[in-house]
RNA sequence: AGAGUUUGAUCCUGGCUCAGAACGAACGCUGGCGGCGUGCUUAACACAUGCAAGUCGAACGCGAACGGUUUCUUCGGAAACCUAGUAGAGUGGCGCACGGGUGAGUAACGCGUAAGUAAUCUACCCUGAUAUCUGGGAUAACAAUUCAAAGGAUUGCUAAUACCGGAUACGUUGAUUUAUCAAGAAAGAUGGCCUCUUCAUGAAAGCUAUUGUAUCAGGAGGAGCUUGCGUACCAUUAGCUAGUUGGUGGGGUAAUGGCCUACCAAGGCGACGAUGGUUAGCGGGUCUGAGAGGAUGAUCCGCCACACUGGAACUGAAACACGGACCAGACUCCUACGGGAGGCAGCAGUGAGGAAUAUUGCGCAAUGGGGGCAACCCUGACGCAGCGACGCCGCGUGGAUGAUGAAGGCUUUCGAGUCGUAAAAUCCUGUCAGAUGGGAAGAAGUGGUAGUUGGUUAAUAUCCAACUAUUUUGACGGUACCAUCAAAGGAAGCACCGGCUAACUCCGUGCCAGCAGCCGCGGUAAUACGGAGGGUGCAAGCGUUGUUCGGAAUUACUGGGCGUAAAGCGCGCGUAGGCGGCUCUUUAAGUCAGAUGUGAAAGUCCACGGCUCAACCGUGGAAAGUGCAUUUGAAACUGGGGGGCUUGAGUAUCAGAGGGGAUAGUGGAAUUCCAGGUGUAGAGGUGAAAUUCGUAGAUAUCUGGAGGAAUACCGGUGGCGAAGGCGACUAUCUGGCUGAAUACUGACACUCAGAUGCGAAAGCGUGGGGAGCAAACAGGAUUAGAUACCCUGGUAGUCCACGCCGUAAACGAUGUCUACUUGGAGGUUGUUCCCUUGAGGAGUGGCUUUCGGAGCUAACGCGUUAAGUAGACCGCCUGGGGAGUACGGUCGCAAGAUUAAAACUCAGAUGAAUUGACGGGGGCCCGCACAAGCGGUGGAGCAUGUGGUUUAAUUCGACGCAACGCGAGGAACCUUACCAGCCCUUGACAUCCUCAGAACUUAGCAGAGAUGCUUUGGUGCCACUUCGGUGGAACUGAGUGACAGGUGGUGCAUGGCUGUCGUCAGCUCGUGUCGUGAGAUGUUGGGUUAAGUCCCGCAACGAGCGCAACCCCUGCCUUUAGUUGCCAUCAUUAAGUUGGGCACUCUAGAGGGACUGCCGGUGUCAAACCGGAGGAAGGUGGGGAUGACGUCAAGUCCUCAUGGCCUUUAUGACCAGGGCUACACACGUACUACAAUGGCAUAGACAAAGGGCAGCGACACCGCGAGGUGAAGCGAAUCUCAUAAACUAUGUCCCAGUCCGGAUUGGAGUCCGCAACUCGACUCCAUGAAGUUGGAAUCGCUAGUAAUCGUGGAUCAGCAUGCCACGGUGAAUACGUUCCCGGGCCUUGUACACACCGCCCGUCA
Repeated sequence: AGAGUUUGAUCCUGGCUCAGAACGAACGCUGGCGGCGUGCUUAACACAUGCAAGUCGAACGCGAACGGUUUCUUCGGAAACCUAGUAGAGUGGCGCACGGGUGAGUAACGCGUAAGUAAUCUACCCUGAUAUCUGGGAUAACAAUUCAAAGGAUUGCUAAUACCGGAUACGUUGAUUUAUCAAGAAAGAUGGCCUCUUCAUGAAAGCUAUUGUAUCAGGAGGAGCUUGCGUACCAUUAGCUAGUUGGUGGGGUAAUGGCCUACCAAGGCGACGAUGGUUAGCGGGUCUGAGAGGAUGAUCCGCCACACUGGAACUGAAACACGGACCAGACUCCUACGGGAGGCAGCAGUGAGGAAUAUUGCGCAAUGGGGGCAACCCUGACGCAGCGACGCCGCGUGGAUGAUGAAGGCUUUCGAGUCGUAAAAUCCUGUCAGAUGGGAAGAAGUGGUAGUUGGUUAAUAUCCAACUAUUUUGACGGUACCAUCAAAGGAAGCACCGGCUAACUCCGUGCCAGCAGCCGCGGUAAUACGGAGGGUGCAAGCGUUGUUCGGAAUUACUGGGCGUAAAGCGCGCGUAGGCGGCUCUUUAAGUCAGAUGUGAAAGUCCACGGCUCAACCGUGGAAAGUGCAUUUGAAACUGGGGGGCUUGAGUAUCAGAGGGGAUAGUGGAAUUCCAGGUGUAGAGGUGAAAUUCGUAGAUAUCUGGAGGAAUACCGGUGGCGAAGGCGACUAUCUGGCUGAAUACUGACACUCAGAUGCGAAAGCGUGGGGAGCAAACAGGAUUAGAUACCCUGGUAGUCCACGCCGUAAACGAUGUCUACUUGGAGGUUGUUCCCUUGAGGAGUGGCUUUCGGAGCUAACGCGUUAAGUAGACCGCCUGGGGAGUACGGUCGCAAGAUUAAAACUCAGAUGAAUUGACGGGGGCCCGCACAAGCGGUGGAGCAUGUGGUUUAAUUCGACGCAACGCGAGGAACCUUACCAGCCCUUGACAUCCUCAGAACUUAGCAGAGAUGCUUUGGUGCCACUUCGGUGGAACUGAGUGACAGGUGGUGCAUGGCUGUCGUCAGCUCGUGUCGUGAGAUGUUGGGUUAAGUCCCGCAACGAGCGCAACCCCUGCCUUUAGUUGCCAUCAUUAAGUUGGGCACUCUAGAGGGACUGCCGGUGUCAAACCGGAGGAAGGUGGGGAUGACGUCAAGUCCUCAUGGCCUUUAUGACCAGGGCUACACACGUACUACAAUGGCAUAGACAAAGGGCAGCGACACCGCGAGGUGAAGCGAAUCUCAUAAACUAUGUCCCAGUCCGGAUUGGAGUCCGCAACUCGACUCCAUGAAGUUGGAAUCGCUAGUAAUCGUGGAUCAGCAUGCCACGGUGAAUACGUUCCCGGGCCUUGUACACACCGCCCGUCA
């Protein structure tokens, strides 16, 4: 100090969340020791039991017992003495108002701070002074009687420092006749001495010491009262108050005071927040924070309040009293029912409540307190101990060496890596805990004993003080600490590991189980779930939960905003308030400076010190406490008082513009209605119609009249007004504004909470008015519907007067006022000067429009009319939704307006800009995209593929274009992956190991076969050799386990390949520049092209992948070469058959040719286009191959390859049979047709490109034919498949289900093949179905194309209407780009980005 999260990405705004610190904490897991702290935050709930306040015999009167001794005894006991003037209660004194607890109440002089008390009190303590004289009567205790208890009652006795008189008394009090008068005190006790008496004691007088008592004065400490200032939230609490505010008299108090009372006056408080409500003890401090602040008020200290609840008092120096009393109430307990007792918010403890908080401990040894002369007694204050990791601090759980990097775990690319020097092992050490022994400080005193000295005194008594010696006191505790012993021995967990945030892999799971602080993970390869290994962090703790502050500048004083993100009141006027021009003087409230007092201690901070350190504690501090009060100064600024000024503001005079406002009147055009005339069948309305009007005369047209509303042209980013708003003309009344020049007033100014006024439209009330228009409503259309848009009607209303309402996207989404800050171009309205020569020029003011500089802004944009730079004042905002809603208040006739929440819920909501995509947005352009044409599909039959259905199985994949004659270029077996059955288990196939055997081969039997059981022949090759044999290579068999195998799953884990947009013209990069950035520019623009093709321009300049070209075929020519090809010339033949020739054709190599090259025109002197010439070919000549960045999680794990997963006597392998060929149906793609441009018959003509040895097969014969039998030639420019067909010529058929069409079926055959039943093709004879040109819809094609005709090939034993290729014949049409579909570029809108098959609203479930 920041980070995550809105978006495809960006920048803002803005919320949510996290990292930090803290805690009287709680919960989970874990837990070795010690020190110091700390521990009912909840029920101020109820409490059993014990203890927490007594003490004094030196104030006083009484006064035991148990027990013991002695004596007496009737042996039952009695008396005396000791116990003992003890225990005990009582009278009396002091204390009990302190100490301890709690925070219910209290928003207050309660607390804090600073003052005041001339308005007061003060027991005990200290100091000083004086006095302490003299009398009296009672009463408890006690005794007796009596009553459940508690407690009394009656009778009797007695004392005091108890109580009551009298005297005296001061610096006391009161009065006033103020040199006076009156009133008011006391208590003794203890020790000693002396005198007297008596003979060791007592009474009396006296002296003395100590102490008490009384009065007065002072002090210290304490208390009461008063005052300034500060002290929570709500205005959805705005008015409160009758002892209320003040005065006088009186009362009361220690004391002031309406504190109380009588009378008099009518005041007092309040927007600077009264009154009311809610919450709360306050402060020092504590936590956090850089600070300012915010939160808090446990432990410790100060103050206050309270003591079961409420109330009023007594005593006392002090109480309205925690462990006192009275009354009332609730609750609990006792009771003999008549009455009584009690108060843990003291310490322990119990119950209850709760997430949760301890022992019914020890001691008065220390410190402190009460009483006492003292000893001493009392003290749950306090000191200690116990329990709790509740917190803080400290220590330990070992240290060194140790690589075969052990075993084992985990991972693995199988090589290894990691846990890991970690362990083991070796050598050490001994903190803590354990054992044994020793052993403190905390203790100072007080008292006793002995002594010395001093003081009081008549005194050497006594007493007091100091000192010396000695003795006496420890709960903690045999604790801290020290020493010795043994032993690494007894002592580590928790959370986390997707990002934020340090730390990664495997397995399991499969949107399940679960995680999660936010974002979010999990749907079969999860670093996010669970486990494991490893790692990270902290550590006797670690996490979680809760709370507070921080981060959050997210309430902004320090330190924010309001054009569009939340946020400027609709607009004026104006009160309080805030703020205010120049100058002189005064004052000293603010301000500044100095001084004094205070701001308790503790705490924080600094320094030093004590516990071994630390926590903790002690001592000191001129630190800090930022404050308050008093006082002394200063006088610049602000404020107050006084004097002046004119520039802010205002007034007067003159001039000017204007739909500014109000009232009264006047006008013309138009609509509608009424009356009349002319006139006849329609009018009106719409996209098209209908409702409607009209023969009872409409519409149209002419004349006259009525009535209401609005004011064409001018008219304009022109004018006026504060805003709303204002538009014919005239008159009257009236507000504001501007300019010019002078005069006057002298700061009179600005803003403005509340208040008050104005305020569009709609709406409301009362009364008028009502032509047109027109919510509601009615009808007609449209539509799936149409409570709409369109049409015909039509009522409130719109208009006027008066009164309400008080809101609008009331907008410039921009509050008002003032000052300052570069410019350009207009509009409007004044005014000055110049030659008023001009609708001219130069200035100077007001208002207004537009473009832009600096600057500002998140950007868009604003930009002298600021959203710039500053000042003054007001209003408003604080995530989205809920909601401008509910409740309450105010206003209103109502409608409603205004003020204005919360619960709950989400992690986003919003602004601006960017790139795409999309639009039934725009512009430009292209394509058999439409149009113009030709031929089809969709109807029939059949073929084939698919769906569906069926089945044991009908294997699997492909599904809009871009699946469906597709994978498959050829399922009878095989193929084959499917089904049922038989059968094998290291396997049909690969590698390795061991053993045996050469390999191989003949025959038989069983079986559907796989297979099984027998059987014949055969001993080879290479090397070594002791000639027995051994080893090796190939092959076969058997065995063992590693492994093989899988057309099993996942194409959404993948590679490769392919389809598609699309042969569309696009897709990008480097550098530079612009922008905060995403991005832009380049690639846009003007032309042009088939083309991002080229040219020009340009903050761009270049480049890459695409386009084009380079490649192949074809079209023309040249050249080379002529066999198997060709034949013009010369011979020859039936025949290019042969000789000959290579000119031609052809073949196949190499070249040429076409480039807008030439001419004219257009065009920007361009690119290019148009036309022409020449040419075989002309503007890419025609065709092919060639497919940019990417899109579709497109297709394929069944071509192949491949990661996980699954299977292993089976999901693998083999075999025979079946199935993939099923069949109510639906769809796609083809074939054949429906006929005369035709069918049939006969005759005749012309190709190209291919194939061929397990092959093509001439030719001859046989068969009607498919074909068969023989057989030449040919591995092919030679032989062969092989007759091309449409066509031509002639004949026939004559429009019909036919001489069309050929399905289907019967019979007979042929061929291939191991085998044609399921399930092949072909031939012949016979049969002769549907079909007469095909609904909606839809496909292909722009020239050698469509259409039509045949031919060949691959696959293949056989099987093609499919596919691929070849040639023959050979058209029609294109005006054009409005529309449909697809695409490209630019632009625009967007709340879309999974991108319109998007997003999203409402209702219902």
Small-subunit ribosomal RNA from an uncultured delta proteobacterium, 1405 nucleotides, folded computationally. Its mean pLDDT, the model's own confidence on a scale to 100, is 85. RNAcentral holds the sequence, with entries from Greengenes. Its Rfam family is "Bacterial small subunit ribosomal RNA". Gene Ontology terms of the family: ribosome and structural constituent of ribosome.